The RNA shown here (small-subunit ribosomal RNA) has 1517 nucleotides and comes from a sediment metagenome. Model confidence (mean pLDDT): 87 of 100.
RNA sequence: AGAGUUUGAUCCUGGCUCAGGACGAACGCUGGCGGCACGCUUAACACAUGCAAGUCGAACGGAGGACCUUCGGGUCCUCAGUGGCGAACGGGUGAGUAACGCGUAGGCAACCUGCCCUCCGGAUGGGGACAACAUCCCGAAAGGGGUGCUAAUACCGAAUAGCACCGCAGCCCCGCAUGGGGCAGCGGUGAAAGGCGGCUUUCGGGCCGCCGCCGGGGGAUGGGCCUGCGUCUGAUUAGCCUGUUGGCGGGGUAACGGCCCACCAAAGCGACGAUCAGUAGCCGGUCUGAGAGGAUGAACGGCCACAUUGGGACUGAGACACGGCCCAGACUCCUACGGGAGGCAGCAGUGGGGAAUCUUCCGCAAUGGGCGAAAGCCUGACGGAGCGAUGCCGCGUGGGUGAAGAAGGGAUUCGUCCCGUAAAGCCCUGUUGCCCGCGACGAAGAGCGCAUCGAGGAAAGAGCGAUGCGAGUGACGGUAGCGAGCGAGGAAGCCACGGCUAACUACGUGCCAGCAGCCGCGGUAAUACGUAGGUGGCGAGCGUUGUCCGGAAUCAUUGGGCGUAAAGCGCAUGUAGGCGGCAUGUUAAGUCCGGAGUUAAAAUGCGGGGCUCAACCCCGUAGGGCUCCGGAUACUGGCAGGCUUGAGCGCGGGAGAGGAAAGGGGAAUUCCCAGUGUAGCGGUGAAAUGCGUAGAUAUUGGGAAGAACACCGGUGGCGAAGGCGCCUUUCUGGACCGAAGCUGACGCUGAGAUGCGAAAGCCAGGGGAGCGAACGGGAUUAGAUACCCCGGUAGUCCUGGCCGUAAACGAUGGGUGCUAGGUGUAGGGGGUAUCACUCCCCCUGUGCCGGAGCUAACGCAGUAAGCACCCCGCCUGGGGAGUACGUCCGCAAGGAUGAAACUCAAAGGAAUUGACGGGGGCCCGCACAAGCGGUGGAGUAUGUGGUUUAAUUCGACGCAACGCGAAGAACCUUACCAAGGCUUGACAUCGAUUGACGUAUGCGGAAACGCAUAUUUCUCUUCGGAGACAAGAAGACAGGUGGUGCAUGGCUGUCGUCAGCUCGUGUCGUGAGAUGUUGGGUUAAGUCCCGCAACGAGCGCAACCCCCGUCCCGUGUUGCCUGAGAGGGAACUCACGGGAGACAGCCGCGGACAACGCGGAGGAAGGCGGGGAUGACGUCAAGUCAUCAUGCCCCUUAUGCCUUGGGCUACACACGUACUACAAUGGGCGGAAACAGAGGGAAGCGAGGCCGCAAGGCGGAGCGGAACCCAUAAAGCCGCCCUCAGUUCGGAUCGCGGGCUGCAACCCGCCCGCGUGAAGUCGGAAUCGCUAGUAAUCGCAGGUCAGCAUACUGCGGUGAAUACGUUCCCGGGCCUUGUACACACCGCCCGUCACACCACGAAAGUCAGCAACACCCGAAGCCGGCGGGGUAACCUGAAAAGGAGCCAGCCGUCUAAGGCGGGGCGGAUGAUUGGGGUGAAGUCGUAACAAGGUAGCCGUAUCGGAAGGUGCGGCUG
Repeated sequence: AGAGUUUGAUCCUGGCUCAGGACGAACGCUGGCGGCACGCUUAACACAUGCAAGUCGAACGGAGGACCUUCGGGUCCUCAGUGGCGAACGGGUGAGUAACGCGUAGGCAACCUGCCCUCCGGAUGGGGACAACAUCCCGAAAGGGGUGCUAAUACCGAAUAGCACCGCAGCCCCGCAUGGGGCAGCGGUGAAAGGCGGCUUUCGGGCCGCCGCCGGGGGAUGGGCCUGCGUCUGAUUAGCCUGUUGGCGGGGUAACGGCCCACCAAAGCGACGAUCAGUAGCCGGUCUGAGAGGAUGAACGGCCACAUUGGGACUGAGACACGGCCCAGACUCCUACGGGAGGCAGCAGUGGGGAAUCUUCCGCAAUGGGCGAAAGCCUGACGGAGCGAUGCCGCGUGGGUGAAGAAGGGAUUCGUCCCGUAAAGCCCUGUUGCCCGCGACGAAGAGCGCAUCGAGGAAAGAGCGAUGCGAGUGACGGUAGCGAGCGAGGAAGCCACGGCUAACUACGUGCCAGCAGCCGCGGUAAUACGUAGGUGGCGAGCGUUGUCCGGAAUCAUUGGGCGUAAAGCGCAUGUAGGCGGCAUGUUAAGUCCGGAGUUAAAAUGCGGGGCUCAACCCCGUAGGGCUCCGGAUACUGGCAGGCUUGAGCGCGGGAGAGGAAAGGGGAAUUCCCAGUGUAGCGGUGAAAUGCGUAGAUAUUGGGAAGAACACCGGUGGCGAAGGCGCCUUUCUGGACCGAAGCUGACGCUGAGAUGCGAAAGCCAGGGGAGCGAACGGGAUUAGAUACCCCGGUAGUCCUGGCCGUAAACGAUGGGUGCUAGGUGUAGGGGGUAUCACUCCCCCUGUGCCGGAGCUAACGCAGUAAGCACCCCGCCUGGGGAGUACGUCCGCAAGGAUGAAACUCAAAGGAAUUGACGGGGGCCCGCACAAGCGGUGGAGUAUGUGGUUUAAUUCGACGCAACGCGAAGAACCUUACCAAGGCUUGACAUCGAUUGACGUAUGCGGAAACGCAUAUUUCUCUUCGGAGACAAGAAGACAGGUGGUGCAUGGCUGUCGUCAGCUCGUGUCGUGAGAUGUUGGGUUAAGUCCCGCAACGAGCGCAACCCCCGUCCCGUGUUGCCUGAGAGGGAACUCACGGGAGACAGCCGCGGACAACGCGGAGGAAGGCGGGGAUGACGUCAAGUCAUCAUGCCCCUUAUGCCUUGGGCUACACACGUACUACAAUGGGCGGAAACAGAGGGAAGCGAGGCCGCAAGGCGGAGCGGAACCCAUAAAGCCGCCCUCAGUUCGGAUCGCGGGCUGCAACCCGCCCGCGUGAAGUCGGAAUCGCUAGUAAUCGCAGGUCAGCAUACUGCGGUGAAUACGUUCCCGGGCCUUGUACACACCGCCCGUCACACCACGAAAGUCAGCAACACCCGAAGCCGGCGGGGUAACCUGAAAAGGAGCCAGCCGUCUAAGGCGGGGCGGAUGAUUGGGGUGAAGUCGUAACAAGGUAGCCGUAUCGGAAGGUGCGGCUG
């Protein structure tokens, strides 16, 4: 620091995801040790049991016990009570709280403070009670009551007053205000307590010391109150408040205050977010981050709040009090039913909840706290231990050596490679472990004992202080540590290995099982599942899950954007606010500098130190922020007075569809009247509906009405936008130019707000010609709720009022300044002496092109999308959704504001290459057209599908499967089926042994095969043996037409004989990519020429090869000629070989003078002469595992092999390809040997001759072929018959008789003869071939083959018609355009309906809850009043009694809980209902993307199963 993921690829936008760190964690697997930390995040749920706050006898009376006793008593210990102090600390928790609660900085002149420190002054003298106790009584208990006794440092008067407080009044000082402080005077009010020790005593007491007590000043500590600033979310919470805001007076408090009360005023808060709702303890810090920031608030520390829930006060220095009290509620427990008791959010512990969080431990030894004079007691604070890998840190599980690279495991191409120096073995070490022994620090400044010294005091002692010595005190713990011994001995796992991301193989599985953070893996070779081996990573841990920060510049202050990706409000006016020209003075708020205070400690950083290191601990040091003081004055702000350039006013001009109103005009349409006139008009792709003989359309004249204003007209003008178009007048807004008189910053923007705002739509009243949603009809169509046609209502128009939206668009907010040019246009002005034209210049507006710059690109470019500043609006992945709910607006339609659940891994922008288009341009092809002949109908043949079958073996499936693999299935072939057999095998290789192999015959058998008999003895040799062949037995292995053509090689088909496909270098582009290869011509051709940021090159094209066509040369038999023949001949035909010839070469014309085209000459042939071979990069997962080869899988007495028989030949059908026909251009018969080419022939072709009607037979000449044979070519020619008929057409089918091949023609061959004579009379929709020696037609040959040809491959004979042309169908090439396609139009994709699941809205309601409000009731308690009842202290009084005061009680205000009521808020649920999302193949259509077949889209209205259609206006995307 980045990476993966949208695409065929690219750049951008943008979301999702990952790698990092962290945790009070949890879960899974695993687990040796130690140190230091941490450990209910959930139910502030309920709690059994124990403990967590007591102490003081030196405050007091007493009780019990022990010891001593001189029996008087003394000493000691313990205890309840009175009294004092403490219990308000310490400990827990986070419920509540959005608040002066917390943080920070200040203030209190408005306050308190027990214990502590210090200072001043005091403590005189009295009184009356109540507990305990005793006794009686009540109660189950908890407890309570009566009577009686008693002490005090308990309680109460009195005295005194330095001092405090109050009142009066004076002086001095000070403060920001109220006011504060000091000094002095007078008057009034207010105190107290003793205990212990020592010395002394005349026993009354006195003195000393210590601890206490009272009043007061100061300090310290701790608190209380007030203030500035900061402190979460929601505006779908916008208004809130009646003690409310303030005042006067009072009450209350330690103290200010509306804290409380009476009265008066009517304020106060809020868009800088009040109120309400939700959430939350706050901070130091913690985690993360480069930082800014974000998240968080466990442990530790500070503050706050709470203590079962709610309320209340009492006591006290302090509480509204966790282990106090009272009341109310809920709950639990006890009960004798009358009543009582309780509060773990203290430490342990229990139940419950939960994914989850510990011991009912030890000790007060240390630290700290309470009490005490002290000893000491108490202390679940604390110190420790226990449990838990919960975290951090450290250590170990061994070290060295060791190659035969052991065994074993895994892989393998079988060679080997990996685990791997790893192990073993050998040599060591001793952390840890086990055992034995020693054994701490923490503990000493307290207290105690002794000694010395000091202060104090009249003195001494005690006590106090200091120093030294000594004894003693440890929970942890016999722990840490140290030493000895033993011995490699007891101690390694977890996750991952497709990319991101480090690490790969095998097997299993077969879209199954499963994985998955994202992309995505798995459908038979899975590095992605599972297992194994190996490898990578971390390591007593490792993974997973959850959460936070980071990456995320993905809320952007640092640090983003808004033309098309999400995003500029439809436009303007303007409030608050924000921002603001030139120069001067002043101020010093912002700003900057210096100093000071604070920022607790801990933590973090840095420096240093201590535990063997580290974690951990200790010491030192730094810091932002806030505050105070002082200083600076450039900039910003405030204030003052100026300036004119910003802005505005005035003056002079002209331009304009700017707005409103009134009046006027002509053309056209329609209608009405009349005339002329006759059969149609109208409309469409074609029609029909419609109109018309009752006279239309057409035409002429007259009239009526409404709406809109042709030409000018523009790429033009005006307006803020919407928008504005005949003419005239009136009223009115704005802009521009000129000049420079006036004001003097008056400016810009603008949240809210207000106004304007196309079309459609709404309300009321008019109007209504044309047009025209809806609707009716006609067409089209599978349908046609559309497109087209005929009609037609709202509406369109006017007036008034609503609505407030549009693709309201430049998809571009407003303002100001700056930054090259060129060109057009509109308005105004200036220059050239003047005028006109032209030209030049300036300002304003409006267009185009283009540079820098910007941009993802497209593009923008002085009218910015450039460079800057100011202000506003808006965006933050797609869908859900501009939807729901709420609210506001509206008559309604609806508008504005505007979510969530759920779901997806994308959705997008621009550009690129293709492909495609019922886009365009150019151009080809038997592509169409023109023409000839067919197929589709018949019969047959053949192939296929289907069906059948034991089997009908398998493959091929649009073109490009189907007379295809088959160039030939009776057995064989043969792969299929049935049956019978074989098991190292029918075939290959290897070692050893033995041996020729074999042949013949007989028997069984369907054969294979089996049994038996007979016969036979290979080749070579260096004589050792070797080889061929065979047999039996065992074993390695053979074999498979079994699977996978989607694992493959090879071969092939196809686009397509189409003209294309690429590369190197250069250049352009961020890039995909482009250029070249495009363009202008030309060609059959990317063929060639020219041009050009390209220049070259390769694979294709062409040529080179073969055949045919002309000529020449050579050769000349078997051919040719002559001839009866032998023979001869060499010219021709021919054959073979070689060569010539054709190149746009010549002429003319066209063309750029090119390439080339057109015409002509010559020529056998002319513009590639005809044909063949030849098939670029690639496409179709095209075809073939059954030609062959081959990976993997599968079979192994069978999926192999042999044999016999059957099947591949089946047959109700369907299709393809052919043959033969339907006839007279024909058929039949006869005749003349009419005339070919190319082939084949030895297990062959087979002549002449003879036999047979024929197939054929007998026979065998000749021929390995220019010689012989197959072999008569046929159509054709001549003649006769048939005369349009199911025929003298046609030949299927069947019968009989024969022939041939073959081991064998039954299933199942071919041929011949005779007989039989079917369908069929030219073929529906549709469809095929062919452009010349072609189609058509005729026969011949060959391969295969024993035999079998309508098929196939060739050969020649006869031999046409037509092509205007490229609009259309099909296929193709190039350029261009659009695209939402890229498995690429056989693409993509929309909506309804049906089904399943999911979340959400509405809904009669229902159910809990929350916060308020009104009223009722009203506990405890404070306060107020009364107080007839009660009453020790004080007062009067001798007493009795009375008084004062206090108390019970009663009344009242306030008030918790409770009740009742109507609303509010959020939630749960709800028959039913609404849309939405998701789902592999459902239904209907085809809306969108290519002109998507009616261009699309936006707003609105209306209609329709649905997409959607139509009307009106708008946009171009």